[in-house]
Notes:
A computed fold for a 1394-nucleotide RNA from uncultured Fusibacter sp., annotated as small-subunit ribosomal RNA.
């Protein structure tokens, strides 16, 4: 940085899509470490459990506890006495009590729970950012600094005692301390009042100083070190109010407001203020967007662009708001208070039914909701707060850890040798290629990992103690390549391709698009790209997208100029002088928090991360400066306007007049039609129309002038004549002096239709009737007709209201016509120059995608205004304004579709144009449709009726010969390396004769026959060709695909066209050339020309025929001579005909017109005259024409069969429908008789002469010929007799009989002969075909195939031989040039209604 996608191809205009970077992401696959970071965007949705704010005994009273002492009850009983009943008793134990030491729990009091944490529900606000202000304020603890603490007094909570209640919480007496409250004292001091002095400020007012009169304080503790208290003064720090600018989107939200704006007075706050109130005035806000609705916490920043700017506003930092909803206030320095109080409400839980509890948007968790978001973790070791003198307590703030690839950074998953290019996959043209040094192997390393052993820093102020994380990072050894790659993509856009499956299925798809049977798009493999512990989709945001254009867009035809004018408000402004200094421009000075960005350096091994230092847009100030703009004041006259003089003109408005036509009535002539239309008909008319003549009446319109003439803002204005009027030009320069331009909203004007109310109403004519066309015709044509069209008053407000081109202004080559007015010349006009204003035509720079535009811009520029952002859906719905009504007019959105649309190109089409050609048509002459039969071919039917061909361009076509064969169909019977090919063994020659069986292929026998070639000494080995039997590779397929192909074929069309190369021209696609002007059958030639030249075609070169000459002369000929059996037979002749090879000839050469030339018309001369007739030849393409069944070939299939072999039967079917001949329908004829004249081309499994037999087909029999030698009676013609208009002596169909060839074989299924039958048809409806001269039409001849032949077919050959063309208007087809086109598979289309 662009790329795809609208077309057959191109520009441009538009849209839609894709590469790229993000993310608190999810999701689908895979998942090795590590550091750093991040983590409920959805339910401000409910919440069990623990903890999140307490602390101070150095303020106070109680004091459970616990230790220690004194103390010494009960207990014990050693011991001793004894009268044995008992006494006495030590040690030990250790109660009660009282002293000291501790000092829990709950209670008075201090401080602190207003800060840390969370959260984004509310809020569009002075709530935020900024940047000022408070002279209108407040500030607990903390610093500084002056002065202070006197002297008393009664409570009250605890505790007790009794008592209510389930609880939760209380009641009632008694009694008690305080740094708890209360009196009084003091008063430097503050405060209030009052009269003064001095000084500052923008102003309310502030500051300093003395006089007098009022109110106003304290508290102890203790370890004797020191904390604390009370006033008042400044300080810090943290609030609080006030303003300036800035801060989404809607006007389909235009007004909004009554404590509302503002005074006065009190009130109430820290404080000012309608913040509250009484009063009093009517005010404030609003298009510079009020009020009303919707969305939303602002910001530092964070993504993402080059920038501007869009987009966000997780994490961390500042403000703000909010704590279950909603509302109050208590206390306090700080609050209307997340873990506080009251009241209401919703929920939830307890309860003894009476009452009560509670609020995770603190951390962890838990349900729910959702695509989605973590652990009821340790620790106060650090940092930081609370509370204390302190020790220390408390801290889910915070520092760790833990869970997730959630992102961003590193690292690894191994290196190096290794070619037989291993095995295997994947292909494949089978030869190979690829995966690939890739493995394996062989040397090596140890990041991460694992195991041991060591072991931090964070930790400090003069020492000790003090570490959650963590035995953590790091180090050091060992140990083994051993534990570690996935994902998406490969049709183009876009980097990367094969094979197989599928078969519009199944799938894919961001856009374009892909799959229908050879898919690099589907799905799998091979291979290959990308990127990596991560890839890939979804989602959303910028970007590309200059696609809302401030930088940086357009408006004639692409989406867009208001129908048009006045004119506010706004924007915007001539020349000059001075002054300010808002803009502006330079310099200082404050902010512009930290963190992020960026430079440049550090620090973790590197990075990510982290430090440190530097760096500003904005704002506010101040100090200058005056060029521009802006503001004040003064001047000008050239924009603009006034005056004065003239001319022009369908410019409005009213009144009035006229003539022409139209139709109506009256009257007169006059008769049978008229009227209309392509053609008619509805319709007028004998009740007298149309037609004439006269008169009358009544409405509408204004012919000729008349003109890309003229006036008007547009809409629009046409007889005359008055009257009243607006504008314009033009001359003059005599006033005014910027007064100008635009112009949202207001305002006026506004074709036609429509609508009211009242007038008219002759033509005309929506609806309407009817007649016609039509398949229908609610249309086009015709006959009538009514609103309407006019008229006067009122609405309506739309038009392709267009120059599709807002509006003023100035600039920028000409030319040429026209209006209006002027000035100058002169010949004095129907002149010519020159200005000025219109108004048109061409054409330059220039623009424009082009077409075009072009002093009357679409150019170059200034100012203003309107509009436009893809195609429908829609100028559509709802709202809202206007309207009588119909509708205007303002104007969306779901939905859908990748395109819609402009200009211009080449082609195709036109029931467009112009020119030309063709049996095109028209003038003719003979057919086809109608019978019959033959064929072909649809259908039908069948075991099969084999398969193809299908408008022209299929249908007597492949087929130039289906009875078997052919033969591919059918039924049946058979064979399985095979009827046919290459290679292997083994045997055998090969071949020929023959039996049986069986419909035949087949089977089973029998017999006969040894051969060639080499080696070589005989035996014998080898070899070739052939047959047999095996086994493998393979054969074979007339199965499919003519839409995988080659080749060959038709057609348009023998039509005259179809490219190229340089050049030129155009942004291109393309054009030129190749058009034009003649001219030709022809893109044949000729002139001209931005062309010059070239090729495939044409046109000649080739075959035939037409005429001559020369050479040749058998088998062909025969003038002359001779013979003759009268036949060129036969000698002979080369003269001719004729054969067959080379010439000769035609070329508009000649002559006349007539043209510039090509050329044309005419003669001449010639056998032939302008391509001399015919054939062969067929550009560049077109029908996915035809053909896979001539041949040949990809790719699919079948392989005891879809392949072979056989018999047999279909391809010959028959209600029918075509196509395409043959016969015919008769007298130009039919039938006998009789006779005359070809050309070609075949012929040995052959064509067969005379002769003989048959009525005949033929048959016996062979003469001659491998052929200018031998075979075939040419027919129509022509001559004579016959038939006489008829279903016939026409026709000849069908059918019987009998026969003839061919053939193994004529039954399904031959052909031909005799005799008999004797159908239908009497020239053929719409319709169609062929043919321009040796043609048409008509007569026969002959050959291909072929055993015969369904041939009346094809193919050639002669014989006889017409008729007609005025011409190009019509039908078809075609050529060139033009126009139009929404067509492009290209009019056999496209589109669109029902």
């Nucleotide at each position: 940085a662009g790329a795809g996608u609208u077309u057959g191809a191109u520009u441009a205009u538009g849209g839609c899509u894709c590469a790229g970077g993000a993310u608190g992401a999810a999701c689908g696959c895979u998942g090795g470490c590590g550091g750093c970071g991040u983590g409920c965007c959805u339910a401000a949705c409910a919440c069990a459990u623990g903890c999140a704010a307490g602390u101070c005994g150095a303020g106070c009273g109680c004091g459970a506890u616990u230790a220690a002492g004194u103390g010494g009850a009960a207990c014990g009983g050693a011991g001793a006495c004894u009268u044995c009943g008992g006494u006495c008793a030590a040690a030990g134990a250790g109660a009660a009590a009282c002293u000291u030491a501790u000092g829990a729990a709950a209670g008075c009091g201090g401080c602190g729970g207003a800060c840390g944490g969370g959260u984004g529900a509310g809020u569009a606000a002075c709530g935020c950012g900024u940047g000022g202000g408070u002279a209108a304020c407040c500030u607990g603890c903390c610093c500084c600094a002056u002065a202070c603490a006197a002297a008393g007094g009664g409570a009250u909570a605890g505790c007790c005692a009794c008592u209510g209640g389930a609880a939760a919480c209380g009641g009632u007496g008694a009694u008690u301390a305080a740094u708890a409250c209360c009196u009084u004292a003091u008063a430097a001091g503050u405060c209030g009042g009052u009269a003064g002095u001095c000084c500052c400020g923008c102003a309310u007012g502030a500051g300093a100083c003395a006089g007098c009169c009022g109110a106003c304080a304290a508290a102890g503790a203790u370890u004797u070190a020191u904390c604390g208290g009370u006033a008042u003064g400044g300080g810090a720090u943290g609030g609080a109010c006030c303003c300036g600018c800035g801060u989404c989107u809607g006007a389909u939200u235009a007004g909004c407001u009554a404590g509302u704006u503002g005074g006065u007075g009190a009130g109430g706050u820290a404080a000012c203020g309608g913040c509250u109130c009484a009063c009093c005035a009517a005010g404030g806000c609003g298009a510079c967007g009020a009020u009303c609705a919707g969305u939303a916490g602002c910001c530092g920043a964070c993504c993402u662009g080059a920038g501007a700017g869009g987009g966000u506003g997780a994490u961390c930092g500042g403000c703000c708001a909010c704590a279950c909803u909603g509302g109050a206030a208590c206390u306090g320095a700080g609050a209307c208070a997340c873990g506080g109080u009251c009241c209401a409400g919703a929920c939830u839980c307890c309860u003894a039914c009476g009452g009560g509890a509670g609020g995770c948007a603190g951390c962890a968790g838990u349900g729910g909701g959702g695509a989605a978001u973590a652990u009821u973790g340790c620790a106060c070791a650090a940092u930081g707060g609370g509370c204390g003198c302190a020790a220390g307590c408390c801290u889910g703030a915070u520092g760790c850890a833990g869970c997730a690839a959630c992102g961003c950074c590193g690292c690894g998953u191994g290196a190096g040798u290794g070619a037989u290019g291993a095995a295997g996959g994947c292909u494949u043209u089978c030869g190979g290629g690829u995966c690939g040094u890739a493995a394996a192997a062989c040397u090596c390393u140890g990041u991460c990992c694992u195991a041991u052993g060591g072991g931090a820093a964070g930790a400090a102020a003069a020492a000790a103690a003090u570490g959650a994380c963590g035995g953590u990072a790091c180090c050091a050894u060992a140990g083994g390549a051993g534990g570690a790659a996935g994902c998406c993509c490969c049709g183009g856009c876009u980097a990367a391709c094969u094979a197989c499956g599928u078969g519009c299925c199944a799938g894919c798809a961001g856009c374009c698009g892909c799959g229908g049977u050879a898919a690099u798009a589907c799905g799998u493999a091979g291979g290959g790209g990308g990127c990596a512990a991560g890839c890939g989709u979804u989602a959303u945001c910028c970007g590309g997208a200059a696609u809302c254009a401030c930088u940086g867009g357009g408006c004639g035809u692409a989406a867009a100029g208001g129908g048009u004018g006045c004119g506010u408000a706004g924007g915007u402004g001539g020349c000059u002088u001075a002054u300010c200094a808002a803009g502006c421009c330079a310099g200082g000075g404050g902010u512009g928090a930290a963190a992020g960005g960026c430079a440049u350096u550090g620090g973790c091994u590197c990075a990510a991360c982290c430090a440190a230092u530097g760096u500003a847009a904005g704002c506010c100030u101040u100090u200058g400066g005056a060029a521009c703009u802006g503001a004040u004041a003064g001047g000008c006259u050239u924009g603009a306007g006034u005056g004065c003089a003239g001319g022009a003109g369908a410019g409005g408005u009213a009144a009035g007049u006229g003539g022409a036509a139209u139709u109506c009535c009256u009257a007169g002539u006059g008769u049978a039609g008229g009227g209309g239309u392509g053609a008619a008909a509805u319709c007028c008319g004998u009740a007298g129309a149309u037609a004439u003549c006269a008169g009358a009446a009544g409405g509408a319109a204004c012919a000729c002038c008349a003109g890309u003439g003229g006036c008007g803002a547009a809409g629009g204005c046409g007889a005359c004549u008055u009257a009243c009027u607006g504008g314009a030009c033009u001359g003059u320069a005599a006033c005014u002096g910027a007064c100008g331009c635009u112009g949202a909203g207001a305002c006026g004007c506004g074709a036609a239709a429509g609508c009211g109310u009242g007038g008219g109403g002759a033509g005309c004519a929506a609806a309407c009737a009817g007649g016609a066309u039509u398949a229908g015709a609610u249309a086009c044509c015709c006959u009538g007709g009514u609103a309407g069209u006019c008229c006067a008053c009122g609405c309506c407000c739309u038009a392709a209201a267009c120059g599709a081109u807002g509006u003023a202004c100035a600039c920028u080559a000409g030319u040429u016509g026209u209006u209006g007015c002027c000035u100058u010349g002169c010949u004095a006009g129907a002149c010519a120059a020159g200005g000025c204003a219109g108004u048109a035509a061409u054409g330059c720079a220039c623009c424009u995608a082009a077409c075009g535009g072009a002093u009357u811009a679409a150019g170059u520029g200034u100012a203003c205004c309107g509009c436009c952002u893809g195609g429908g859906g829609a100028g559509u719905a709802c709202g809202g304004u206007c309207g009588c009504a119909a509708g205007a007019u303002u104007a969306a959105a779901a939905c859908u579709c990748a395109a819609a649309g402009g200009a211009a190109u080449a082609g195709a089409c036109g029931g467009g144009g112009a020119c030309c050609c063709g049996c095109a048509c028209a003038a003719g002459c003979g057919g086809u449709g109608g019978a019959g039969c033959a064929u072909g071919u649809g259908g039908u039917u069948u075991a099969a009726u084999u398969c193809g061909a299908c408008g022209a361009u299929a249908c007597g076509c492949g087929a130039a010969g289906a009875a078997c064969c052919u033969u591919a169909c059918c039924u049946g019977g058979c064979c399985u390396u095979g009827a046919c090919a290459u290679a292997c063994u083994a045997a055998a020659a090969a071949g020929c004769u023959u039996u049986a069986a069986g419909a035949g292929a087949u089977u089973a026998g029998a017999g006969u026959g040894u051969g060639c070639u080499a080696g070589c000494u005989u035996g014998c080995u080898a070899g070739a060709a052939u047959u047999u039997a095996g086994a493998u590779a393979c054969a074979g397929g007339u199965g499919c695909u003519g839409c995988a192909c080659g080749g060959c074929u038709g057609u348009c069309g023998u039509c005259a066209g179809c490219u190229c190369g340089u050049g030129u021209c155009g942004u291109g696609a393309g054009a030129u050339g190749u058009u034009g002007g003649g001219u030709u059958a022809a893109g044949u030639c000729c002139c001209g020309c931005a062309a010059c030249g070239a090729g495939c075609g044409c046109a000649a070169c080739c075959c035939u025929c037409g005429u001559g000459u020369u050479u040749a002369g058998u088998u062909g000929c025969u003038a002359a001579c001779a013979g003759u059996u009268c036949g060129g037979c036969u000698g002979a002749g080369a003269a001719c005909u004729c054969u067959a090879a080379a010439c000769a000839g035609g070329c508009u050469g000649c002559c006349u017109a007539c043209g510039c030339a090509a050329g044309u018309a005419g003669g001449a001369g010639g056998a032939a005259g302008g391509u001399g007739a015919g054939g062969a030849c067929g550009a560049c393409g077109u029908c996915a024409a035809g053909u896979c069944a001539u041949c040949a070939u990809g790719g699919c299939c079948c392989u005891u069969a879809c392949g072979g072999c056989c018999a047999g039967g279909g391809c010959u079917a028959c209600a029918c429908a075509c196509g395409u001949g043959c016969u015919a329908c008769a007298a130009u004829g039919g039938g006998g008789u009789a006779u005359a004249c070809a050309a070609a081309g075949a012929g040995c499994a052959g064509c067969g002469a005379u002769a003989c037999g048959g009525u005949g087909a033929c048959g016996u029999g062979g003469a001659g010929c491998a052929a200018a030698u031998c075979u075939a009676g040419a027919a129509a013609a022509u001559g004579c007799c016959u038939c006489u208009c008829a279903g016939u002596u026409c026709g000849g169909a069908u059918u019987g009989u009998a026969g003839u060839c061919u053939g193994c074989a004529a039954c399904u299924c031959g052909a031909c002969u005799a005799c008999a039958u004797g159908a239908a048809g009497u020239u053929g409806g719409a319709a169609u075909c062929g043919c321009u001269a040796g043609u048409a039409a008509u007569c026969g001849u002959a050959g291909a195939u072929c055993a015969g032949c369904a041939a009346u077919g094809c193919u050639a050959c002669g014989g006889u031989g017409a008729a007609u063309a005025c011409g190009u208007u019509c039908c078809c087809g075609g050529g060139u040039c033009u126009u139009g086109u929404a067509c492009a598979c290209a009019c056999c289309c496209c589109c669109g209604u029902c």